The prediction has a mean pLDDT of 86. A computed fold for an 80-nucleotide RNA from Candidatus Kuenenia stuttgartensis, annotated as c-di-GMP-I riboswitch aptamer. The sequence is in RNAcentral, with records from Rfam.

RNA sequence: UGAAAAAGGCAAACCAAUCGUGAGGUUGGGACGCAAAGCCAUGGGGCUUCGGAAAUACCGAAGCUCGCCAGGUCACCAUG
Numbered sequence: 001u002g003a004a005a006a007a008g009g010c011a012a013a014c015c016a017a018u019c020g021u022g023a024g025g026u027u028g029g030g031a032c033g034c035a036a037a038g039c040c041a042u043g044g045g046g047c048u049u050c051g052g053a054a055a056u057a058c059c060g061a062a063g064c065u066c067g068c069c070a071g072g073u074c075a076c077c078a079u080g
Stems, first nucleotide, its partner, number of pairs: 001078002009034002014029006032067001038073003042070003045065008
């Protein structure tokens, strides 16, 4: 660096069960895709809940999302 290989890996939507107020998570099925679609909530973004407030805006607090963008970190093979 990822054009061509090789061994493989992960698993979107959707469905079922289950947990959660919720965003969403987990397990099984299932594959849209992915060279980090491994891990980390660190900075943003998006989303949820609660409080303030006339208020959907705004402010604050607590969460979710790593397959949204960055960043950090570990890593297979091959080529240069």